[in-house]
RNA sequence: GAGUGCCAAAGGCAAACUUACCGAAAGGUGAGGACGCAAAGCCAUAGGGUCUAAAGUACCAACUGGUACUAUGACAGCCUGGCUGCCACU
Numbered sequence: 001g002a003g004u005g006c007c008a009a010a011g012g013c014a015a016a017c018u019u020a021c022c023g024a025a026a027g028g029u030g031a032g033g034a035c036g037c038a039a040a041g042c043c044a045u046a047g048g049g050u051c052u053a054a055a056g057u058a059c060c061a062a063c064u065g066g067u068a069c070u071a072u073g074a075c076a077g078c079c080u081g082g083c084u085g086c087c088a089c090u
Stems, first nucleotide, its partner, number of pairs: 002090004012037002017032006035077001041083003046080003049075003056069005
């Protein structure tokens, strides 16, 4: 430096759910909690996908209403990709 994650050790992260706060929502953050994870570390201005629809636009038999569309909002624990990295083995 490359490959691999069968073995070992040190450890790391933390789904659902509960709770507080932020947010229009999706979702996020802290605490508790562990389903899982060898990158479950980072990147959403790399591509695809998914979620939401405040504002906006259109419509309606509409009045501080409803319906549809739409990301400028999100998800890296959906897939591919990029960057970085611990230990062991070869």
The RNA shown here (c-di-GMP-I riboswitch aptamer) has 90 nucleotides and comes from Thermanaeromonas sp. C210. The coordinates come from a structure-prediction model, not an experiment, and the mean pLDDT is 87. RNAcentral holds the sequence, with entries from Rfam.